[in-house]
Context: one part of a larger RNA
RNA sequence: GGCGCAGGGCGGAUGCCUUGGCACUGAGAGCCGAAGAAAGACGUGAUAAGCUGCGAAAAGCCGCGGGGAGGAGCAAAUAUCCACAGAUCCGCGGAUAUCUGAAUGGGGAAACCCACAUGAGAAUACCUCAUGUACCGUGCACUGAAUCCAUAGGUGUACGGGGGGAACCCGGUGAACUGAAACAUCUAAGUAGCCGGAGGAAAAGAAAACAAAACGUGAUUUCCGAAGUAGCGGCGAGCGAACCGGAAAGAGCCCAAACCGGGGUGCGUGCACCCCGGGGUUCGGACUGCACAACUUACCCGACGACCCAGCAGAACGGUCCUGGAAAGACCGGCCGCAGAGGGUGAAAGCCCCGUAAGCGAAGGGAAAGCGGGAGGAGCAGGAUCCAGAGUACCACGAGACACGGGAAACCUUGUGGGAAAGAGCGGGGACCACCCCGUAAGGCUAAAUACUACUCAGUGACCGAUAGAGCAUAGUACUGUGAAGGAAAGGUGAAAAGAACCCCGGGAGGGGAGUGAAAGAGAACCUGAAACCCUGUGUCCACAAGCUGUGGGACACCGAUGAAACGGUGGACCGCGUACUUUUUGUAGAACGGUCCGGCGAGUUGCGGAUACUGGCAAGGUUAAGGGCGUAAAGCCCGGAGCCGCAGGGAAACCAGGUCUUAACAGGGCAGAAAGAACUUUCAGUUCUUUACAGUCAGUAUACGCAGACCCGAAACCGGGUGAUCUAUCCAUGUCCAGGAUGAAGUUGCCGUAAAAGGCAGUGGAGGUCCGAACGCACAUCCGUUGAAAAGGGUGGCGAUGAGGUGUGGAUAGGGGAGAAAUUCCAAUCGAACCCGGAGAUAGCUGGUUCUCCCCGAAACAGCUUUAGGGCUGGCCUCAUGGGAGUCAAAUGGAGGUAGAGCACUGAAUACCCGCGGGGGCGUCAAAGCUUACCAAAGGUUAUCAAACUCCGAAUGCCAUGAUGAUGCUCCAUGGGAGUCAGACUGCACGAGAUAAGUCGGGCAGUCAAGAGGGAAAAAGCCCAGACCCGCGGCUAAGGCCCCAAAGUGCGUGUUAAGUGGAAAAGGAUGUGGGAUUUCGAAGACAGCUAGGAUGUUGGCUCAGAAGCAGCCACACAUUCAAAGAGUGCGUAACAGCUCACUAGCCGAGAGGUCCCGCGCCGAAAAUGUCCGGGGCUGAAACACGCCGCCGAAGCCCGGGAGUCUAUGGAGACAUAGACUGGUAGGGGAGCAUUGCCGGCGCGCCGAAGCCGUACCGAAAGGAGCGGUGGAGCGCCGGGAAGAGAGAAUGCCGGAAUGAGUAGCGAGAAAGAGGUGGGAAUCCUCUUGGCCGAAUAUCCAAGGUUUCCGGGGUAAAGCUGAUCUGCCCCGGGUAAGUCGGGACCUAAGGCGAGGCAGAAAUGCGUAGCCGAUGGACAGCAGGUGGAGAUUCCUGCACUACGGCAUGACAGAACUGUGGGGACGUAUGCGGAAAGCACGGGCCGGGAGAGGAAAGACCGGUGCAAGCGCAGGAGGGGGAGCGGAGGAAAAGCCCCGCUUCAACCCGGAGGCGUGACGCGCAGCGAAAAGAAGUAGCGAAGCGUGUGAGCCGCGUACCAAGAAAAGCCGCUAUUGUUCAUGCCGCACCCGUACCGUAAACCGACACAGGUGGAUGGGGAGAGAAUCCCAAGGCCGGC
Repeated sequence: GGCGCAGGGCGGAUGCCUUGGCACUGAGAGCCGAAGAAAGACGUGAUAAGCUGCGAAAAGCCGCGGGGAGGAGCAAAUAUCCACAGAUCCGCGGAUAUCUGAAUGGGGAAACCCACAUGAGAAUACCUCAUGUACCGUGCACUGAAUCCAUAGGUGUACGGGGGGAACCCGGUGAACUGAAACAUCUAAGUAGCCGGAGGAAAAGAAAACAAAACGUGAUUUCCGAAGUAGCGGCGAGCGAACCGGAAAGAGCCCAAACCGGGGUGCGUGCACCCCGGGGUUCGGACUGCACAACUUACCCGACGACCCAGCAGAACGGUCCUGGAAAGACCGGCCGCAGAGGGUGAAAGCCCCGUAAGCGAAGGGAAAGCGGGAGGAGCAGGAUCCAGAGUACCACGAGACACGGGAAACCUUGUGGGAAAGAGCGGGGACCACCCCGUAAGGCUAAAUACUACUCAGUGACCGAUAGAGCAUAGUACUGUGAAGGAAAGGUGAAAAGAACCCCGGGAGGGGAGUGAAAGAGAACCUGAAACCCUGUGUCCACAAGCUGUGGGACACCGAUGAAACGGUGGACCGCGUACUUUUUGUAGAACGGUCCGGCGAGUUGCGGAUACUGGCAAGGUUAAGGGCGUAAAGCCCGGAGCCGCAGGGAAACCAGGUCUUAACAGGGCAGAAAGAACUUUCAGUUCUUUACAGUCAGUAUACGCAGACCCGAAACCGGGUGAUCUAUCCAUGUCCAGGAUGAAGUUGCCGUAAAAGGCAGUGGAGGUCCGAACGCACAUCCGUUGAAAAGGGUGGCGAUGAGGUGUGGAUAGGGGAGAAAUUCCAAUCGAACCCGGAGAUAGCUGGUUCUCCCCGAAACAGCUUUAGGGCUGGCCUCAUGGGAGUCAAAUGGAGGUAGAGCACUGAAUACCCGCGGGGGCGUCAAAGCUUACCAAAGGUUAUCAAACUCCGAAUGCCAUGAUGAUGCUCCAUGGGAGUCAGACUGCACGAGAUAAGUCGGGCAGUCAAGAGGGAAAAAGCCCAGACCCGCGGCUAAGGCCCCAAAGUGCGUGUUAAGUGGAAAAGGAUGUGGGAUUUCGAAGACAGCUAGGAUGUUGGCUCAGAAGCAGCCACACAUUCAAAGAGUGCGUAACAGCUCACUAGCCGAGAGGUCCCGCGCCGAAAAUGUCCGGGGCUGAAACACGCCGCCGAAGCCCGGGAGUCUAUGGAGACAUAGACUGGUAGGGGAGCAUUGCCGGCGCGCCGAAGCCGUACCGAAAGGAGCGGUGGAGCGCCGGGAAGAGAGAAUGCCGGAAUGAGUAGCGAGAAAGAGGUGGGAAUCCUCUUGGCCGAAUAUCCAAGGUUUCCGGGGUAAAGCUGAUCUGCCCCGGGUAAGUCGGGACCUAAGGCGAGGCAGAAAUGCGUAGCCGAUGGACAGCAGGUGGAGAUUCCUGCACUACGGCAUGACAGAACUGUGGGGACGUAUGCGGAAAGCACGGGCCGGGAGAGGAAAGACCGGUGCAAGCGCAGGAGGGGGAGCGGAGGAAAAGCCCCGCUUCAACCCGGAGGCGUGACGCGCAGCGAAAAGAAGUAGCGAAGCGUGUGAGCCGCGUACCAAGAAAAGCCGCUAUUGUUCAUGCCGCACCCGUACCGUAAACCGACACAGGUGGAUGGGGAGAGAAUCCCAAGGCCGGC
């Protein structure tokens, strides 16, 4: 370390439970709101965070009723109270009811701010309280323009409206995805959405209706049927009525007009119109005549009223020394029941409690029907006259809606245009016309039957039971997002807290005892407590051994049970065999896909429709639907026959009918009509007769299909309505920022110059999308970073930096859009069309996934068609049922045929020769005749060939038919139900394509794989052998093997190979070797070797410098001598020479040489992890060849046992016997197991249910028991019936736990020491030393945050380590304003917007006006204080508004109006003054402690506001008079003109004085010891230089640089003011703390981002840079 066992931990499955849901049923109720709703905010308790209740009268107040003992909610505890004089509690009525919200006095960023009027309070400012004050419409009254009357308008008043609501309803507007396998008409769908409106229902509704069988029906609505019919329809996909029948309900009315009466208006004075009352309303009325009662109603009023809103009462049990913690269990014995529904009680209760059955009950509130009254309606006849709804009917064009898509298209609606009639009229009856019939438009109302359920009550469930059921056992919470919006997780101690006193260890956490309890192994992280995972102990095995971790065998060790020791369990050395699962595929160990592991959840369902099969009911019939009755709630029973299917067919139909249609037809034919027998007719056939027949329909179940999301998950997209410009783009308004340095335009000055100019020089000047360069902005290069410090940054450089510049605040533009110095760039980390929600479960011919078992059969990867090719349809092939009785094979026989082969007669190709038509060339002086030709060459001939698209021929096999006999045994056919398959792969054979390439492409025949295991080929889907039902430590064989690995022969015989050939390969090469054939030589001596010879003419001739056998040429039987010797086979020389060979002899002594064929070998032969036998190894073999004998070898065959299926036989059946069969993917069929509810029956359970853990038992499997432990209250069996009914995979979902791994990392930069605290210290506190920032890492504001601030305590978690510490946790505390900021003041962009204009609606625009700071206006300074606040408190000194009083003045006010003013650019200069700073030898203090004095060095310090007063240099200003048609009235003001006077007036920053006999300061310095440099005391306060902000004044330029109020004048109207002093009075909000950051924006205590102000010293131009001060830090391992 593995496996097993045991014990724990972690974790939270399972079981049980349910407070919560889900789906319904029956009732009720069905609107709320200006009398302030719905929904909220904030409050409210003795203590009070949340929920609930309530509202400043605040978990409540008053009255009435109920009720009757305890109460002050959830919710403990303490305190304090209430209650039989009746509390709490319940019901009804009333009071109060802050603020927001339609929100309504005005405003507004909802829950806030600011008012006015009247009244009340001693009440004048101020304050408190009460009431009122919005807009719109309508009525009325008053008022009242242009404009006389009038009207518009205005004012007042009364009534109404406004907003909200789950679904339902009516209307306006109105998509797209999708379907049509594309798409446009069409569909989806008048759906979704948006908008307006109404109600408890809404809508519709009393015929200008339908109908046409008639003696018709008689408002509307809803249901059932008619009917998926008639129709509509790219006649595609689809859409789809009505008449009529059956039911529910039931209800009809009112105006306008005619006519009568009254009133009014107009003018043209006799007409028209208007208003009111009567009348009247369609089988009409007016009018005329007659008649006068009964009846009726949905309206109004009223009393009563079932019933509802609290309640009351309600039968009957005990015992036990049974068990137990507890009795309701068990046992024994009773009782009640109009009550044995249900819940609770310590377990399982009719009789213990609450209830249940039957019954009873209301002061008050609500209330149907009914009742009374009122009001309304309401008679008959006549038929002269009058009346009966106009821009209407109707027509045309365009559109919509009708089931109806423009159609023959009526009917209905109406945008445009035209435009009637008058009851003898008019509309309709599906174009239109006629006849006939129906009705009476152009006004209105109308219950019920119908739809829905946010809400209340009572209930129900073959609904869920905590990953389920709602998203929520409660939460629209936490959290995310700017926003619209999105949106969780999380239940259980126990009967009772009896929630563990006390002791011990420990800082705590935690634990050990003790105690409680039935149980603590129920201890709060609490019922049960599975698995992953982690740990401990132990049995066994493992340290020379390699791989799906199993399986077959098995030594050995330990152990003993559900068995029974002849065995069983655990471990398993060693040996054999053996590359997971799923999916997808021709094919996967595959390195193709998916899964880290475990647990839970997770996918063919439901409705309707027709189809088929089975089961059941009835049957020539079957069946009801809606609805109704009874009832008990939905069960159940009954009624209901409308309708549907069947009983008859034919035809387009009329129609006819056992026939009919076609047709001129009786011909023929189509479709339909049951069979048998007989008879007749001419066969077929027909006719007649007789007999026997003819089955459907309704429901249930199963299966597939259609319509629905339709097996589940998954798009990218499309459309609708909203939300976003806190990011970013552009724009608008208003603010603000840019160290320093350089250059030196125009203009101008001077001089020169010119006639004058021009021009030049020197100054001055200060222009510029100028230059250099910080802040600031940008983002060019490179490095780093890349699971970052950072979802875009850091380092080093870079670019712009007075401009087309940067930036703050507020605002505008919105997705079919905006913006864009333009990149498809940006519009919230998203952009070729944002985001959110919805249509929506879009669609997905695509991918993935799809859950228990066994049994039977078992494919396809082909054809045809296809915008088809990875999809589909039909056929083929599979399966099941029913019926039939065939099918297949074999001898033989008879056929058709044109392949292999062959052939060349045909069609072509092609070769040689002969012959040679014809042509070419030559000759023929041209031409011609002709001659000729080793030119081409037809036809023909001979020889030899070739062909898929040649055949004079032509098989084998296959195919068709017949078929004695045999074989086979359901294999065949038909009909019907269900499929799957349409990617195939390799091998052999014959072909095509290709290159006579491919593990290539294509088809044909066959086999195998696919879907097939086993044996062999080392390994290896497709090759060889062979088809696995199960078991056997039985046997025989196949392929292939038999030396060892490794079962079987080191078998036999004969050869071959020497190459490890065997155990990879070609052309080609070789005297490898064996066999064969043939030939030459050889005892007259071959071949090889050795010895010797190899000569002469001659150096042949020629050639040549030379050429002598041997450069070359010629000749060559040259000749001679010889045993033999070439005018020479090679080497060699300059040429000779020389050495050889041929040839000859000798020695030797028997074979030698050549050619061809065959067997086996050799070379040819170089590659990448390691070698071409599987390895070892093999050589008279363990190689190769031939032969022989034996053996091994598989899941084949045989034997034995067993199971199932089928068939046969027997049997009623159960079953028995026999035979055969039983590989299997897609797929078909069959039989079962398990789970969860339910019904019936039977049982079990505290003496212990379920669940969980263990186990060696049973079953063929899914599975099922028994026992033990745990557990502590439920559960099972049998039969039936119903499903949320089975998990390993979906990069599935949720949770838990691993692995990686004690690994990466711990997020810029310096610490060290000592002391302290503490259980514990690198990190906390203190000190010392060191270091860092210092145009910041300091300080002050704004935004944003919202308590983080301070004190005390704490240390679980947070803090990247630790922590005694903290921006963490707990408790307590802290923010003080007339003057600061904001409001009670103003206006900008912009927003809203009375009236108004526009628009289907929603809304859009906009006047007056209002809101709106980033701007204008506006009154406080200095110091002190403390743990935390200060321009806020305190001290001192001020100022502003308002009121009162006093004094004084003598003006002529306020709102509104009118005027002035406020009031404005940029750049660049100059001047004034000065904060600060520097310097100083001045001054002061220290130095100067322990005798006194004290110089110098040295060190430190060397101040003060607002306000008020004074001077008044810079600078600014005129006063008066007269006139004027302007300033919307007026003006004395402003403005304009003229005249006159010049004294004067105002006055900036700052200065001086005062403020200040004050404050503050270096320093000194106690009590005091640990808490202090604290309390206290307190000096000097000068000079020079430099110098920003500030004030003032210029200059230049073009792009020409807010508004309004405060303030100051003026007059009008009116009727009271101004100054000074004193005294009063002065509201609301903010104020802590962080604020370049650990508190803001970035998910973080994040190297990023974040507007304004202050700006010390040295060096320096500088805010660069370096070093320092004040101050702050050392950055959280």
A computed fold for a 1677-nucleotide part of an RNA from an uncultured Lachnospiraceae bacterium, annotated as large-subunit ribosomal RNA, half A. It matches the Rfam family "Bacterial large subunit ribosomal RNA". The coordinates come from a structure-prediction model, not an experiment, and the mean pLDDT is 83.